Predicted 3D model of a 108-nucleotide RNA (SAM riboswitch aptamer (S box leader)) from Chitinophaga pinensis. Its mean pLDDT, the model's own confidence on a scale to 100, is 83.
RNA sequence: UACUUAUCAAGAAAGACUGAGGGAAAGGCCCUUUGACGUCUUGGCAACCCAUCCACCUUAGGCGGAUAAAGGUGCCAACUCCUUCCGCGAAAGUGGAACAGAUAAGCA
Numbered sequence: 001u002a003c004u005u006a007u008c009a010a011g012a013a014a015g016a017c018u019g020a021g022g023g024a025a026a027g028g029c030c031c032u033u034u035g036a037c038g039u040c041u042u043g044g045c046a047a048c049c050c051a052u053c054c055a056c057c058u059u060a061g062g063c064g065g066a067u068a069a070a071g072g073u074g075c076c077a078a079c080u081c082c083u084u085c086c087g088c089g090a091a092a093g094u095g096g097a098a099c100a101g102a103u104a105a106g107c108a
Base pairs, nucleotide, nucleotide: 001108003106004105005104006103007102008101013042014041015040016039017038021031022030023029026083027082028081043076044075045074048072049071051067052066053065054064056062057061080100084097085096086095087094088093
């Protein structure tokens, strides 16, 4: 980097340094000198992998559930901030599907 699978409505911020941008991309809208983004420290959230236990299947193994949070990641403004298509709706909106993206695990 490509591919596969799963998830994406919930959750969780303080301090120090720095100093003008940031929210993937374009548009919108929003955050931001009452200090953004970034780095570091500390804290937290979650439970994908890992761990323990239980049930089921067909050995390897797979699958579902429970517990836990030490380890590997991830995350801590806004639904993944919104956008496309279809249905419903006067509208706001809402149900579904897709694209793109993010994260995890696997794989080349």